SAM riboswitch aptamer (S box leader) from uncultured Mucilaginibacter sp., 111 nucleotides, folded computationally.
Lineage of the source: Bacteria > Pseudomonadati > Sphingobacteriia > Sphingobacteriales > Mucilaginibacter.
The prediction has a mean pLDDT of 76.
The sequence was found by an Rfam model in a public genome assembly.
[in-house]
């Protein structure tokens, strides 16, 4: 690091070290951040997948993970409704609603 499947509802935080931008990535909004983030240790803790043990929906926590908001919206694409220009039926734009698709995230399994 590729490829193929599932999922994304809701869970679960203190201390220490550092010292500025942070949350996958490109731009813009919205948000978090010197009242110390994002990061790294350590200790807890969730329990999503894989796994044991009742056996049908619960427990455990070995493996993998996870522990602000939340895959943040929007971007691409179909399909509504509103509005606006053109004009006579679609074609455009913006606005909004509902789908996808991209893409990235964690599990299993391949290579």
């Nucleotide at each position: 690091c590729g490829c193929u499947u599932a999922u994304a509802g809701a869970g679960a935080a203190a201390g220490a070290c550092g010292g500025a931008g942070g949350g996958a990535u490109u731009a813009g909004g919205a948000c978090c951040u010197g009242c110390g983030a994002u990061g790294u240790c350590u200790u807890g803790g969730c329990a999503a997948c894989c796994u044991g043990u009742a056996c049908u929906u619960a427990c455990a926590a070995g493996g993998u993970g996870c522990u602000a908001c939340a895959u943040u919206c929007u971007a691409c694409u179909u399909g509504g409704u509103u509005u606006g220009c053109u004009a006579c039926u679609u074609a455009u734009a913006a606005a909004u609603c509902a789908g996808g698709a991209a893409a990235g995230a964690u599990a299993a399994g391949c290579g």